[in-house]
Context: one part of a larger RNA
RNA sequence: CGUAGGAAAAUUGAGGAGAGCUGUUCCUAGUACGAGAGGAUCGGAAUGGACAUACCUCUGGUGUAUCUGUUGUCACGCCAGUGGCACUGCAGAGUAGCUAUGUAUGGAAUGGAUAACCGCUGAAAGCAUCUAAGCGGGAAGCCAACUUCAAGAUGAGUUUUCCCAUAUGUAUAUAGUAAGAUUCCAGAAAGACUAUCUGGUUGAUAGGCUGGAGGUGGAAGCAUGGCAACAUGUUGAGCUGACCAGUACUAAUAGAUCGAGG
Numbered sequence: 001c002g003u004a005g006g007a008a009a010a011u012u013g014a015g016g017a018g019a020g021c022u023g024u025u026c027c028u029a030g031u032a033c034g035a036g037a038g039g040a041u042c043g044g045a046a047u048g049g050a051c052a053u054a055c056c057u058c059u060g061g062u063g064u065a066u067c068u069g070u071u072g073u074c075a076c077g078c079c080a081g082u083g084g085c086a087c088u089g090c091a092g093a094g095u096a097g098c099u100a101u102g103u104a105u106g107g108a109a110u111g112g113a114u115a116a117c118c119g120c121u122g123a124a125a126g127c128a129u130c131u132a133a134g135c136g137g138g139a140a141g142c143c144a145a146c147u148u149c150a151a152g153a154u155g156a157g158u159u160u161u162c163c164c165a166u167a168u169g170u171a172u173a174u175a176g177u178a179a180g181a182u183u184c185c186a187g188a189a190a191g192a193c194u195a196u197c198u199g200g201u202u203g204a205u206a207g208g209c210u211g212g213a214g215g216u217g218g219a220a221g222c223a224u225g226g227c228a229a230c231a232u233g234u235u236g237a238g239c240u241g242a243c244c245a246g247u248a249c250u251a252a253u254a255g256a257u258c259g260a261g262g
Stems, first nucleotide, its partner, number of pairs: 001152001005163007015149004021049007033038001051106005059100004066093005071086006110144003117137004164261001166175003180258004184200005205251003208247005214240003221234005
């Protein structure tokens, strides 16, 4: 820009893409077969490998804004308690998120038309012949089926709901509007930007605060014991990024723009 009014949703599916793998073991059965050695078709079940997709409950990894321990040094006047620097100083753990080696799922079943091939009936050619007329069976392959994209499918589809009879001397025009949308702002399940999505006071969108989860692992101060290092009690303490809730305290104000056969 189009989809012959303007919007907001929900859809159909022409067509496209993806997937399609396979081992071993057991039963049937030591059966059929075979002198024996050996050893099935068909059918049923279990369990793997590789691959793919999704996810983070579990097992782990990471987790330089979480907690703790600790070395050297400097600073806060000193003690105590803290902070800076030293690869995040080093070390031990670890929430969210992201992850695989973790978890879950998948290949199927089914139908149709067929290939090689196997047949029925059957002449030409009194026989024979799957073929010439006619009719069947038959594959991990083909078409559907499964997953996914999809009406720019210009052949532009369908359904539901919303807006509806203003002005400018005329008008396929202009202007202000309707439903609606955008700008702008707070943001994240999104993200290079954009887009998408959640919200914008009739509000829980982010921050703060409160409570909780999870993490760390027993704060400071004081007391007691010990010459002291330190230990114990107060105390599952204190601290705590992303997680879950609650709460308008702070910021999403106000405004502007676009937008109909009317």
This is a predicted structure of a 262-nucleotide part of an RNA (large-subunit ribosomal RNA, domain VI) from a chicken gut metagenome. It matches the Rfam family "Bacterial large subunit ribosomal RNA". Its family is annotated with ribosome and structural constituent of ribosome in the Gene Ontology.